About this RNA:
Predicted 3D model of a 1529-nucleotide RNA (small-subunit ribosomal RNA) from Faecalibacillus intestinalis.
[in-house]
RNA sequence: ACAAUGGAGAGUUUGAUCCUGGCUCAGGAUGAACGCUGGCGGCGUGCCUAAUACAUGCAAGUCGAACGCUUCACUUCGGUGAAGAGUGGCGAACGGGUGAGUAAUACAUAAGUAACCUGGCAUCUACAGGGGGAUAACUGAUGGAAACGUCAGCUAAGACCGCAUAGGUGUAGAGAUCGCAUGAACUCUAUAUGAAAAGUGCUACGGGACUGGUAGAUGAUGGACUUAUGGCGCAUUAGCUGGUUGGUAGGGUAACGGCCUACCAAGGCGACGAUGCGUAGCCGACCUGAGAGGGUGACCGGCCACACUGGGACUGAGACACGGCCCAGACUCCUACGGGAGGCAGCAGUAGGGAAUUUUCGGCAAUGGGGGAAACCCUGACCGAGCAACGCCGCGUGAAGGAAGAAGUAAUUCGUUAUGUAAACUUCUGUCAUAGAGGAAGAACGGUGGAUAUAGGGAAUGAUAUCCAAGUGACGGUACUCUAUAAGAAAGCCACGGCUAACUACGUGCCAGCAGCCGCGGUAAUACGUAGGUGGCGAGCGUUAUCCGGAAUUAUUGGGCGUAAAGAGGGAGCAGGCGGCACUAAGGGUCUGUGGUGAAAGAUCGAAGCUUAACUUCGGUAAGCCAUGGAAACCGUAGAGCUAGAGUGUGUGAGAGGAUCGUGGAAUUCCAUGUGUAGCGGUGAAAUGCGUAGAUAUAUGGAGGAACACCAGUGGCGAAGGCGACGAUCUGGCGCAUAACUGACGCUCAGUCCCGAAAGCGUGGGGAGCAAAUAGGAUUAGAUACCCUAGUAGUCCACGCCGUAAACGAUGAGUACUAAGUGUUGGGGGUCAAACCUCAGUGCUGCAGUUAACGCAAUAAGUACUCCGCCUGAGUAGUACGUUCGCAAGAAUGAAACUCAAAGGAAUUGACGGGGGCCCGCACAAGCGGUGGAGCAUGUGGUUUAAUUCGAAGCAACGCGAAGAACCUUACCAAGUCUUGACAUCCCCCUGACCGAUCCUUAACCGGAUCUUUCCUUCGGGACAGGCGAGACAGGUGGUGCAUGGUUGUCGUCAGCUCGUGUCGUGAGAUGUUGGGUUAAGUCCCGCAACGAGCGCAACCCCUGUUGCCAGUUGCCAGCAUUAAGUUGGGGACUCUGGCGAGACUGCCGGUGACAAGCCGGAGGAAGGCGGGGAUGACGUCAAAUCAUCAUGCCCCUUAUGACCUGGGCUACACACGUGCUACAAUGGACAGAGCAGAGGGAAGCGAAGCCGCGAGGUGGAGCGAAACCCAUAAAACUGUUCUCAGUUCGGACUGCAGUCUGCAACUCGACUGCACGAAGAUGGAAUCGCUAGUAAUCGCGAAUCAGCAUGUCGCGGUGAAUACGUUCUCGGGCCUUGUACACACCGCCCGUCACACCAUGAGAGUCGGUAACACCCGAAGCCGGUGGCCUAACCGCAAGGAAGGAGCUGUCUAAGGUGGGACUGAUGAUUGGGGUGAAGUCGUAACAAGGUAUCCCUACGGGAACGUGGGGAUGGAUCACCUCCUUU
Repeated sequence: ACAAUGGAGAGUUUGAUCCUGGCUCAGGAUGAACGCUGGCGGCGUGCCUAAUACAUGCAAGUCGAACGCUUCACUUCGGUGAAGAGUGGCGAACGGGUGAGUAAUACAUAAGUAACCUGGCAUCUACAGGGGGAUAACUGAUGGAAACGUCAGCUAAGACCGCAUAGGUGUAGAGAUCGCAUGAACUCUAUAUGAAAAGUGCUACGGGACUGGUAGAUGAUGGACUUAUGGCGCAUUAGCUGGUUGGUAGGGUAACGGCCUACCAAGGCGACGAUGCGUAGCCGACCUGAGAGGGUGACCGGCCACACUGGGACUGAGACACGGCCCAGACUCCUACGGGAGGCAGCAGUAGGGAAUUUUCGGCAAUGGGGGAAACCCUGACCGAGCAACGCCGCGUGAAGGAAGAAGUAAUUCGUUAUGUAAACUUCUGUCAUAGAGGAAGAACGGUGGAUAUAGGGAAUGAUAUCCAAGUGACGGUACUCUAUAAGAAAGCCACGGCUAACUACGUGCCAGCAGCCGCGGUAAUACGUAGGUGGCGAGCGUUAUCCGGAAUUAUUGGGCGUAAAGAGGGAGCAGGCGGCACUAAGGGUCUGUGGUGAAAGAUCGAAGCUUAACUUCGGUAAGCCAUGGAAACCGUAGAGCUAGAGUGUGUGAGAGGAUCGUGGAAUUCCAUGUGUAGCGGUGAAAUGCGUAGAUAUAUGGAGGAACACCAGUGGCGAAGGCGACGAUCUGGCGCAUAACUGACGCUCAGUCCCGAAAGCGUGGGGAGCAAAUAGGAUUAGAUACCCUAGUAGUCCACGCCGUAAACGAUGAGUACUAAGUGUUGGGGGUCAAACCUCAGUGCUGCAGUUAACGCAAUAAGUACUCCGCCUGAGUAGUACGUUCGCAAGAAUGAAACUCAAAGGAAUUGACGGGGGCCCGCACAAGCGGUGGAGCAUGUGGUUUAAUUCGAAGCAACGCGAAGAACCUUACCAAGUCUUGACAUCCCCCUGACCGAUCCUUAACCGGAUCUUUCCUUCGGGACAGGCGAGACAGGUGGUGCAUGGUUGUCGUCAGCUCGUGUCGUGAGAUGUUGGGUUAAGUCCCGCAACGAGCGCAACCCCUGUUGCCAGUUGCCAGCAUUAAGUUGGGGACUCUGGCGAGACUGCCGGUGACAAGCCGGAGGAAGGCGGGGAUGACGUCAAAUCAUCAUGCCCCUUAUGACCUGGGCUACACACGUGCUACAAUGGACAGAGCAGAGGGAAGCGAAGCCGCGAGGUGGAGCGAAACCCAUAAAACUGUUCUCAGUUCGGACUGCAGUCUGCAACUCGACUGCACGAAGAUGGAAUCGCUAGUAAUCGCGAAUCAGCAUGUCGCGGUGAAUACGUUCUCGGGCCUUGUACACACCGCCCGUCACACCAUGAGAGUCGGUAACACCCGAAGCCGGUGGCCUAACCGCAAGGAAGGAGCUGUCUAAGGUGGGACUGAUGAUUGGGGUGAAGUCGUAACAAGGUAUCCCUACGGGAACGUGGGGAUGGAUCACCUCCUUU
């Protein structure tokens, strides 16, 4: 010195993850609207809708210094002043409004006009001489309702008209200059043609000043035309065009031009999007954005267009004219019905429309405009005020102190906490508001009066400059200043589940409601409503609408296409895009210097002015475009070259490449004949079918069609589809070698053209096998299927269509580059042969890299470049409509409304599979015994009932809670009672008791009466008890086990479940925990990116089995005594008891295994590989069970859902189920005899002996708080006798009678005994249960509960088996792996028809409109043209007339209108098609697992529906096996 000031994300798909992808939010903005609220000021802004209709007023006039006339006032009678209509001039084309139309006659930017015009303004030059005829006003007459006229007559001008003059213009000629060209400009000559107006002051009358007039030149301003570039959508708009494109001539215009006319030619535009349709004023700018972009076009400024709708011209410098004219149309108004008037998209205002947008205000004081010489007049432009929080900006609603942390309110664990220094209270201030006083700037002029100066001049008016004076303000007594009073008048809105800052209570109970997305609400809602509190913003706050952002979600900056949406089925190739090496030239792109433009405003930077800010003012700053000078690397252009790309040649090679013709063998079927006999065929099993009229089988011969086994190979060829016996002919492509030739000839490719499996279509053949449709048989609930038997199109050939497939490597083509290894095909080099090297293909593994991951990885999905195609949430839908193609089927192109917040990819963990592998379990199998049949017991369901209280519900409810319902229990029902209560604490008063006893009443409780009757004391009272009373409260087996604690069941005593650190992975997660062995075991060993650890397993604990030591009563007794008897003495040896120990550990041997863990066998041992049994139950699952064990939140009841009491019920009984007992008998029953346990219990108890009773039992009362006594005889077994196969001497139900016991009480409703009665039942259908050793089976004994009551439960011992080959199957479980559309996890998910309701949409006989064209008819006004006759002041005239003009008539053009057939488009329409949506409808079960027939694609046929079948294709199929290739060892 230059440059730069600039970029945030979140929620939502899942059990979780990563990705893709949509939806939504946080920001900013607005001409806004709506809801609630509202103090002041400044500056802005204010019909976005109906370019709808408009009442009323105003918005364009002015000039007497252009002209005449009329009236009035004054008069010095000269005139002066004012007013009015008219002639005339200028203005009215500006200013103001609106955005309908317009996709280019528009706009922006930049050029051009040698193809143009320009009033007023400025400068310069020249001039203004001399004449003429009218006319309005006015007067008279007259028509009309009016608007407005008609006739006659008078008059003026700067009005109008000739003539003169003129440096202009036209034509012709000559000269010389310039320009890219057409041409331009200059000089000269000739000829033709074209002007004028006056007015006012001054005067010394000579003039002079100012204003105005005419012509010319120049400038400025304004306009016109032309060219280029730029900015919307639709191709489901592809062809458009007849003045169309060009030329010649003419006309017209300010001017070029088909602008117009005649003639000639046949052109012009278009895929770089013509034409058509839709939409739209354009820009400076505004909003947003980091930017690039995207959106917008209010206010302010520039341009355009429009002015009730359509057409037209006139005037004029300028208009085809917002407040002018004519015509047509619609509408409104007046009318005397004859005819007239009007145009707010100016300012106000009204109605209407609408969510919505202001005063019928003041003033020309300022700025600006028109007229005028000027004063001045006019100005709804403008300046101001009013209304509106509509926006931006500023200010205020007070400041400091103040804890008893007041009251109130809310919450509360009731202690307190919050609101909260907040208030009150004290002190202070005065912005603002109120009152009073003062009080601006905006005012500069112009003009008037006065003064001075300057220039020239003889003077005056005059010109210029300076000074003085008076005067001019709508806003407005406003801004501002001062004084006084007084905290006085002045805060709301939204939110508080996450995103997103901010939480509690109550109410409600999937209701009411909320919601931007996710979602909240079904009784404990931070999500609804209210309150308290809190957060945010604040005179505002929210909501709605719209735009940008976030959105890299249209991706130029800055995305993608294997599987998420997306590579066209394949090729050839025009246009287009891109393109090898080196040289030369110019300089189009490019870069760079300078100049022009880029209006102002805005934006931005720096300053300044309003107290600040908003606001305003001043100065600086830009892309872009154009012109011009320079550079030459790159791109492009032109020229001339090169050979590495590409192609040609030569040699050689492989091949199911293509087309045509011919030939061959095997097999199926059929035919003929022979042999031969009863079946064949087919299936999961069958049947239909064929066969004694001779099938199948077999042999020979023949016919015919189709396909070509082996070779055969991730082998070959081809662009893809595709191609497979052999030979011949024709033919395309490719590789290698060589380096002779050409010399960039290349790559890609929209449109276009060609090829294109199978199915299908047309015509004609052919037809063996197979086989949609079809028929029959099966299967099934059904079976329009899968299976079987038949079988037609078709499959084959020729010719012609179709043009689609999971046409796939789900991967477009080309070029270059980027580690390796290993197969294989073809060629070349090399070698004796190999090895090896190399080119072109074709596979696998794999590094870097890449990917969301899976994966890809020189055959890329890596790194780059070029070109093409395609994608942008899901569904609707590859559908509708339109169009093209097709014979048809259909193909190609290809939406929207509406609905949803997802749809989707890859991978993870689980769960599941009619997937796989391994393993275990009384899981099956092998056995034994049962249940299911009978009777009874017991529980449950159901039914019944006043009540049959409640709970438990597959396993894991049902002899369960209940280890024991006659009352009680008891919770249920009926009746009778109580209400501070049956139970707890507190208060006051009274009493001294309470308890107990007796009596009355009662069904009983309740109630009443009588008797009896305390303690301590400081004498106040207290303790205790009872009673009356008041309230706080008690009480609830009332509800919710889906609010809970605790406890329990279950998977399961299954072997699992996890963690730390590390490592891997973006991540969820993985690893460890998998693998090889082994175990009962995640038990142990080995290996291993894991190393360790925890909860589980095991062990530690208890019982039991052996033994030692110690101890020895109540137990024991070998030896010694003794007795009837271990009775007693004695003893501790034994048994036993109960303490402490020992013992078992794969420790030893052999084998095996991997030198391991372990396993097998053996020895020893009481016991051997966990010795047997028990207790012990991981992380978790089942919203599993229990509110009725207990506890407990919330809700509910409170003279009752609480409490008491009597009786009843829980015990009912057509029936169904579970669990048991007893049996059906001879392995038995009955009777008799004799023998052997263990473990328990016992004081309101066990209860002995003895006696009585057939018995239950009674009586009795010894002993025992227990190794002592009692319960207490164990039974089966054993030894005998009897019964002899039967409803029995089996079986015992039911019933009758008589009893016993317990208990207030055995009726409902106990147990037991005796006698009598003597049912079913003769081993049990389908199905199903338990058990692997001291087990099953069988036998008895005891205990808890308990007054009494067990076939149940829990224990105890006695006797005491059978079987296990084994893991195919069933069930359950564990591990690994695989698939998945499941995750509420297969009791999952999910498809389609049908039925119902609603929504949008397509078709539809049609119906009703709209738009733009076309053809024809008619044709106003008007310009232009023609014009017989008619009319006419100015000029000419020889006076006849002429020139010229006018009206009228007429022609072309033409608006509106009419008729017609089409085009496009909108609305509507009986009916109809599919689509979407909708807690609980119907039918099936198509898909997801091998989804039970693997699925899917194209196609054809069929079917209620999902769908099925045929043909061809894909793997995006599980499982098993084989082949090939690869990896590791």
Background
NCBI's taxonomy places the organism under Bacteria, Bacillati, Erysipelotrichales, Coprobacillaceae, Faecalibacillus. Its Rfam family is "Bacterial small subunit ribosomal RNA". Its family is annotated with structural constituent of ribosome and ribosome in the Gene Ontology.